This is a predicted structure of a 73-nucleotide RNA (transfer RNA) from a Candidatus Gastranaerophilales bacterium. Rfam family: tRNA. From the family's description: Transfer RNA (tRNA) molecules are approximately 80 nucleotides in length. Its family is annotated with triplet codon-amino acid adaptor activity in the Gene Ontology. Rfam classes the family as a transfer RNA. RNAcentral holds the sequence, with entries from ENA. NCBI's taxonomy places the organism under Bacteria, Bacillati, Candidatus Melainabacteria, Candidatus Gastranaerophilales. Model confidence (mean pLDDT): 83 of 100.
[in-house]
RNA sequence: GGCAUGGUAGCUCAGUUGGUAGAGCACGCGGCUCAUACCCGCGCGGUCACCGGUUCAAGUCCGGUCCAUGCUA
Numbered sequence: 001g002g003c004a005u006g007g008u009a010g011c012u013c014a015g016u017u018g019g020u021a022g023a024g025c026a027c028g029c030g031g032c033u034c035a036u037a038c039c040c041g042c043g044c045g046g047u048c049a050c051c052g053g054u055u056c057a058a059g060u061c062c063g064g065u066c067c068a069u070g071c072u073a
Base pairs, nucleotide, nucleotide: 001072002071003070004069005068006067007066010025011024012023013022019056027043028042029041030040031039049065050064051063052062053061
């Protein structure tokens, strides 16, 4: 240099045929308990890597760029 896969919440990851961005853990509050843990309920939390394009509408489709991993020269 070429090819492939991936980049979404603090972490691990879903996201279907393009149509309101989600789960678990973590964190905060409450319940339960003599108390702590477990358990239960609620809440907080997002520039969907970046730039552009298509579309009424893009995490999703198209082009380019960056980063990570693997293969290859």